[in-house]
This is a predicted complex of two RNAs, RNase P RNA and transfer RNA, with 454 nucleotides together.
RNA sequence: AUCGUCUGUGAUAUAAUUGCUUUAGUCUUAAUUGAUUAGAGAGGAAAGUCCGGACUUAAAGGAAAGAAGGCGAUGGUUAAUGGCCAUCUAUGGUAACAUAAGGGAAAGUGUCACAGAAAACAAACCGCCAGCUUCUUAAAAAGGUUGGUAAGGGUGAAAAGGAGGUGUAAGAGACCACCGCCUAUAAGAAAUUAUAGGGCAUGAUAAACCCCGCCUUAAGCAAAAGCAAAUAGGAAUAUGCGAAUUAAAGGCGUUAAAACCUUUAUUCACCUGCUUUCCAAGGGAUAUUCGGGUAGCUUGCAUGAAAUAUUUGGCAACAAAUAUUCAAGAUAGAUAAUUAUAUGAAAAACAGAAUCCGGCUUACGGCAGACGAUCUAA
RNA sequence: GCGGGCGUAGCUCAGCUGGUAGAGUACGAGCUUCCCAAGCUCGGUGUCGCGGGUUCGAAUCCCGUCGCCCGCUCCA
Numbered sequence: 001a002u003c004g005u006c007u008g009u010g011a012u013a014u015a016a017u018u019g020c021u022u023u024a025g026u027c028u029u030a031a032u033u034g035a036u037u038a039g040a041g042a043g044g045a046a047a048g049u050c051c052g053g054a055c056u057u058a059a060a061g062g063a064a065a066g067a068a069g070g071c072g073a074u075g076g077u078u079a080a081u082g083g084c085c086a087u088c089u090a091u092g093g094u095a096a097c098a099u100a101a102g103g104g105a106a107a108g109u110g111u112c113a114c115a116g117a118a119a120a121c122a123a124a125c126c127g128c129c130a131g132c133u134u135c136u137u138a139a140a141a142a143g144g145u146u147g148g149u150a151a152g153g154g155u156g157a158a159a160a161g162g163a164g165g166u167g168u169a170a171g172a173g174a175c176c177a178c179c180g181c182c183u184a185u186a187a188g189a190a191a192u193u194a195u196a197g198g199g200c201a202u203g204a205u206a207a208a209c210c211c212c213g214c215c216u217u218a219a220g221c222a223a224a225a226g227c228a229a230a231u232a233g234g235a236a237u238a239u240g241c242g243a244a245u246u247a248a249a250g251g252c253g254u255u256a257a258a259a260c261c262u263u264u265a266u267u268c269a270c271c272u273g274c275u276u277u278c279c280a281a282g283g284g285a286u287a288u289u290c291g292g293g294u295a296g297c298u299u300g301c302a303u304g305a306a307a308u309a310u311u312u313g314g315c316a317a318c319a320a321a322u323a324u325u326c327a328a329g330a331u332a333g334a335u336a337a338u339u340a341u342a343u344g345a346a347a348a349a350c351a352g353a354a355u356c357c358g359g360c361u362u363a364c365g366g367c368a369g370a371c372g373a374u375c376u377a378a
Numbered sequence: 379g380c381g382g383g384c385g386u387a388g389c390u391c392a393g394c395u396g397g398u399a400g401a402g403u404a405c406g407a408g409c410u411u412c413c414c415a416a417g418c419u420c421g422g423u424g425u426c427g428c429g430g431g432u433u434c435g436a437a438u439c440c441c442g443u444c445g446c447c448c449g450c451u452c453c454a
Stems, first nucleotide, its partner, number of pairs: 001374009012342007020041008043350001047361002050359005055220004061279006068216005073087005088102001089100004103211002108209002110205003125153002127149008161179002164176003180200001181198007224299004234290006242268003246265006270283003292453002295451001306325008379450007388403004397434001405421005427443005
């Protein structure tokens, strides 16, 4: 210098003018009504809504079993995860590095179209070998037939361990070395690796059912809490509105009681979590549909698993300690427009918060850093 | 904002228990008719929204992405 890999950064800055949202102060108003001063005002992805939490409500607390869904090498990390870090293995790349849904197919079931002899308790189409036999004087060759044979051909994505040797009538894990597989020992925290032994059993598919291990209650800020306004304070359907005892109070009643009725308390039953059971708890109605009304305000809602810096521990993700800081909060949705100057080839890419965090994924002009390969020069 | 669903022929839809994609309608050609319509016969419709993965093989299973559609407030 060229090509490549990974990571970071990412309204360009300053000034002026005109506007918008919001916080605090002052004055003002019936009123956050108006004025004024000062401060603050989008992102690395605010996006997709793909995961995981916080928070809220449902009784939302606990235990067991099940259903349904998700995850899956090993170890660590975190509030938690399917994220992240480190390591192992496999694959790709000269390399930096990248990718992996990477448990189980020797528990079971299913599927493997077409082609092919045969597609999963293997199989004989061609071929190879042996016996018998036909033809022939006889043998060979050729044909027929009965067996043996998976080394070769052909079909297919896949042909029952691979490819080489020994062996054999021809062949064959029948036997041998290597690879694969399984077992033991050693190393390691483990995945796994190395060494020794065994002797061929076990096709592929689990992003097919399934098995094993682990995780999960559901719905979501249009959650939810409070205030205000308004009305046909409505109708239909389904389920339920049950029973007992004693005590107290009230009503009725009576000369006084009893009985009776109502309310409260108690017990059993019933209903309430995705299903069932138990503990504990709550309930007097619940669900669906149609019709009617109101379309307003406040809280939730900005101090948080927070950010920045330093130190310590750790390979790292990350954790701990100390110091400093407070940094949008709208509700049809503010965060803008114009001009000038500077840098630059050009003010320029993807793109706009809506309860909040941690990730992932996707989009993206430019700039910067680290590393690798090749070439050139010293 | 939150939740759910759908993309297959020009149009409306099947197929989604992986095995090579169909129906109706529309379109084209022929027959019929003096001509048209109707009717009869035959025919092609297609990157299964797009990209990647799993598998021998994907419209179908999985992941990402693009587009479209639907539902969700309060009172009683």
It holds a member of the Rfam family "Bacterial RNase P class A". By type it is a ribozyme. About the family: Ribonuclease P (RNase P) is a ubiquitous endoribonuclease, found in archaea, bacteria and eukarya as well as chloroplasts and mitochondria. The coordinates come from a structure-prediction model, not an experiment, and the mean pLDDT is 76.